[in-house]
RNA sequence: UCCUCCCCCGCGGGAGAGACGCAGCCUGCCCCUGUUGCAGCGGUGCGCGCCGAAGGAGCAACGACCCGGAAACUCUCAGGCAAAAGGACCGCGGACCGGAG
Repeated sequence: UCCUCCCCCGCGGGAGAGACGCAGCCUGCCCCUGUUGCAGCGGUGCGCGCCGAAGGAGCAACGACCCGGAAACUCUCAGGCAAAAGGACCGCGGACCGGAG
């Protein structure tokens, strides 16, 4: 000096699984106060069922073997189970500060 990748920014794609039950809160409604009536939405707590593709954890070969050790595998701690959001990962473009080769 150049190139590639990561990081960063923008755009596009992107799966799975209960709009579950109960409690209480809030809001609204009525042939208006009910043996705590009816409905809605949101988050909270509890319970059961379920999902894997943020994150996290586990390990086969192997090695220097009390240890280290990958994944889209396994677990399901966390997270999630209408839509939205999120989303591993993929593509395109940008940026060129930082990191690696």
Molecule: Glycine riboswitch aptamer
Organism: Pseudooctadecabacter jejudonensis